[in-house]
RNA sequence: UCCGCGAUAGCUCAGCGGUAGAGCGUCCGACUGUUAAUCGGAUGGUCCCUGGUUCGAAUCCAGGUCGCGGAGCCA
Numbered sequence: 001u002c003c004g005c006g007a008u009a010g011c012u013c014a015g016c017g018g019u020a021g022a023g024c025g026u027c028c029g030a031c032u033g034u035u036a037a038u039c040g041g042a043u044g045g046u047c048c049c050u051g052g053u054u055c056g057a058a059u060c061c062a063g064g065u066c067g068c069g070g071a072g073c074c075a
Stems, first nucleotide, its partner, number of pairs: 001071007010024004018055001025043006048064005
């Protein structure tokens, strides 16, 4: 250089055109002699960036950045 996959909450991930969710975490409370466990509530994201398509984009298209994998090149 070329090809493929990925980037969404603090972390791990889902969501594949109709305005974003789960688990874990954190905080508060209930329970308990205390802690843990369990239960309830709360807390959370301009969806990597810039454009485009569309009435509407996390989702489709183009370009870029970063990460992972593969191929090629290598006097």